[in-house]
Context: one part of a larger RNA
RNA sequence: GCCUGCGAGUUAAUAGUUGUGGCGAGGUUAAGGGAGAGAAACCCGGAGCCGAAGCGAAAGCGAGUCUGAAUAGGGCGCGAUAGUCGCAACGAUUAGACACGAAACUGGAUGAGCUAACCAUGGGCAGGAUGAAGCGAGAUUAAGCCCUCGUGGAAGACCGAACCUUUCAACGCUGCAAAGUUGAGGGAUGACCUGUGGUUAGGGGUGAUAUGCCAAACGAAUUCAGAGAUAGCUUGUUCUCCCCGAAAUAGUUUUAGGACUAGCGUAGGGAAUUAAUCUAUGGAGGUAGAGCACUGACUGGGCAAGGGGGUCAACGACUUACCGAACCCAAACAAACUCCGAAUGCCAUAGAUGGUAGCCCUAUAGUCGGACUGCGGGUGAUGAGAUUCGUAGUCGAAAGGGAAACAGCCCAGAUCAUCGGCUAAGGUCCCCAAAUCUAUGCUAAGUGGGAAACGAUGUGGAGUUACAAAGACAACCAGGAGGUUCGCUCAGAAGCAGCAACCCUUUAAAGAGUGCGUAAUAGCUCACUGGUCAAGUGAUUCUGCGCGGAAAACGUAACGGGGCUAAGCAUAGUACCGAAGCCAUGGGAUUCGCGGAAGCGGAUCGGUAGGGGAGCGUUCUGUAUGCAGAGAAGGGAUACCGUAAGGAGUCUUGGAGCGUACAGAAGUGAGAAUGCAGGC
Numbered sequence: 001g002c003c004u005g006c007g008a009g010u011u012a013a014u015a016g017u018u019g020u021g022g023c024g025a026g027g028u029u030a031a032g033g034g035a036g037a038g039a040a041a042c043c044c045g046g047a048g049c050c051g052a053a054g055c056g057a058a059a060g061c062g063a064g065u066c067u068g069a070a071u072a073g074g075g076c077g078c079g080a081u082a083g084u085c086g087c088a089a090c091g092a093u094u095a096g097a098c099a100c101g102a103a104a105c106u107g108g109a110u111g112a113g114c115u116a117a118c119c120a121u122g123g124g125c126a127g128g129a130u131g132a133a134g135c136g137a138g139a140u141u142a143a144g145c146c147c148u149c150g151u152g153g154a155a156g157a158c159c160g161a162a163c164c165u166u167u168c169a170a171c172g173c174u175g176c177a178a179a180g181u182u183g184a185g186g187g188a189u190g191a192c193c194u195g196u197g198g199u200u201a202g203g204g205g206u207g208a209u210a211u212g213c214c215a216a217a218c219g220a221a222u223u224c225a226g227a228g229a230u231a232g233c234u235u236g237u238u239c240u241c242c243c244c245g246a247a248a249u250a251g252u253u254u255u256a257g258g259a260c261u262a263g264c265g266u267a268g269g270g271a272a273u274u275a276a277u278c279u280a281u282g283g284a285g286g287u288a289g290a291g292c293a294c295u296g297a298c299u300g301g302g303c304a305a306g307g308g309g310g311u312c313a314a315c316g317a318c319u320u321a322c323c324g325a326a327c328c329c330a331a332a333c334a335a336a337c338u339c340c341g342a343a344u345g346c347c348a349u350a351g352a353u354g355g356u357a358g359c360c361c362u363a364u365a366g367u368c369g370g371a372c373u374g375c376g377g378g379u380g381a382u383g384a385g386a387u388u389c390g391u392a393g394u395c396g397a398a399a400g401g402g403a404a405a406c407a408g409c410c411c412a413g414a415u416c417a418u419c420g421g422c423u424a425a426g427g428u429c430c431c432c433a434a435a436u437c438u439a440u441g442c443u444a445a446g447u448g449g450g451a452a453a454c455g456a457u458g459u460g461g462a463g464u465u466a467c468a469a470a471g472a473c474a475a476c477c478a479g480g481a482g483g484u485u486c487g488c489u490c491a492g493a494a495g496c497a498g499c500a501a502c503c504c505u506u507u508a509a510a511g512a513g514u515g516c517g518u519a520a521u522a523g524c525u526c527a528c529u530g531g532u533c534a535a536g537u538g539a540u541u542c543u544g545c546g547c548g549g550a551a552a553a554c555g556u557a558a559c560g561g562g563g564c565u566a567a568g569c570a571u572a573g574u575a576c577c578g579a580a581g582c583c584a585u586g587g588g589a590u591u592c593g594c595g596g597a598a599g600c601g602g603a604u605c606g607g608u609a610g611g612g613g614a615g616c617g618u619u620c621u622g623u624a625u626g627c628a629g630a631g632a633a634g635g636g637a638u639a640c641c642g643u644a645a646g647g648a649g650u651c652u653u654g655g656a657g658c659g660u661a662c663a664g665a666a667g668u669g670a671g672a673a674u675g676c677a678g679g680c
Base pairs, nucleotide, nucleotide: 001680002679003678004677005676006675011095012094013093014092016090017089018088019087020086021085022084023083026050027049028048032044033043034042054061055060064076065075066074067073098236099235101233105226106225107224108223109222110221116200117199118198119197120196121195122194123193124192125190127159128158130155134151135150136149137148138147163187164186165185167184168183169182170181171180202218204214205213206212211220239615240614241613242612243611244610249262250261251260252259253258263367264366265364266363267362268361269360270359274357276353277352278351279350280349281348282347283346289340290338291337295334296333299330300329301328302327306323307322308320309319310318311317312316370395371394372393373392374391375390376389377388378387379386400411401410402409415587416586417585418584420583421582422581426577427576428575429562430561431560435574437573438572439571440570441569442568448564454548455547458545459544460543461542462541463540464539465538466537467536475532476531477530478529479528481505482504483503487499488498511526515524516523588605589604590603591602592601593600594599616669618666619665620664621663622662623661624660625659626658627657634653635652636651637650638649640647641646
């Protein structure tokens, strides 16, 4: 891992609701007893309980009573009377209470054959090397000390086996081994190592403290018991079909992943022309927008009180490229501004549509982690697949078609069947069902098929304006002068370093000069003018589609692909495809209406948590009735029946029991629980 078996809402008591049955102003027995083979059957047993009357703290009174001074008022009652005892279902409470699951807590025992410390009694430490004290002799001294030689054999001393240990490395890591092997290390006469016997016990012992050790496990051993501890937590919870169908919110909570009440679901009952939608009418309101009349913020201008600076002959006067209240004009801002002010929404009334969808009562749930999208806001960075409100939708609990794929987007809500039809979103060259459709334009960028500020004689459309057959724009030919080298400045300054001014003349026209250039001149050129040519040429505004801006990590890789110049974009149109939508035909179910029934007609039948209803099957019991050695149960095969759980028939295997109908009772249904046991 697979297979087979086992494996989870039970039982009791109590009070309640619903259904049903007996008796009924009554209902009912409990313990216990009797007869009997026995039973859920029969006969006793009225103690007790509930009900038929309430009120008051009570005495008590009583259809009333309590309060009270009250024959007042008020409270609770009576006047519309049904209960009680069984059975069943449901939920509740108390019990282990659907099952399995802690870490822990408490009590009694068992452990020091491992290990920690201690006690008693034994044992062990090759070999080598060093040479303390003391002693002796010598030398020396006044006597000593010191010194030299010898002797001696000390040491938590030295080197190093056994023995003890484990600092490092490698191997081992389903091992040789639940801690080892090999190599290199440390101690090795000591606080040494070790045998045997004994002592200390869990709220404890022992400990050269590591929270170490106390039998492979120790921040409190092991074992049995309390015990089925508790678990707001996790996991699991076994047959079928039918009807309805949520919530992820509010308030409170030692509360936030739990609960209680409300909200929303289901079932039963009840009473109203109830809900919802539309139309009309009447209301309340201060949002969007707008506005500046208030509150505040704020820009420019005018006027200007006042202030600052300055001057003077200074108790004052004058002045100012400074600041500037108030007022006026213009422009313009606001969630906590409003002279104004919608659309929606909300309330009410009436009518229409509608037909229980609304409301009330009773019983009984689940839900309190929500998600995204559009719109209106807050927080945030007008960040987030962020967060928090409001509102609508979808998902959640929704399958189908589209978006390549894609809970929350678009279309659309699956009762079943059909080799029928029509459509939605979206599509119609091929993959791939349907237009290589019609008409008119645009795009040249593979734009389409990713992106901004900004940039650009890309190109289409619509304007405005200037010039133009009295000849424009571009090109070519020619001119582009004189006063004058204007004045100043300057080494120089002559159109062209700079400053100021920017006139006049001749002209078809020509600046006191547009640029290049020179040291300064010179030179080239432009503005401007004539000619040649010949028809449009400039500037600017709005707008359609394009261009650049544009760099990333596995492989084209920013259309799903092929590929496309339309098979791209825009506008208009026709046809077709396209879903579990709608229609058609047939079947089923629920519910309502009509009906005496058969039946007919209308509406409905996605669904998690969850509620309600109806069934199938298993084991056993009772009653009735059957089958079976001419073959029961069980096993195997099979094309039959039923909406499903399921049920038959036939053949075969098997070899002794087993059905059916109606009731009753449950150890009553297995795929999951890191489920349990066995087998492989």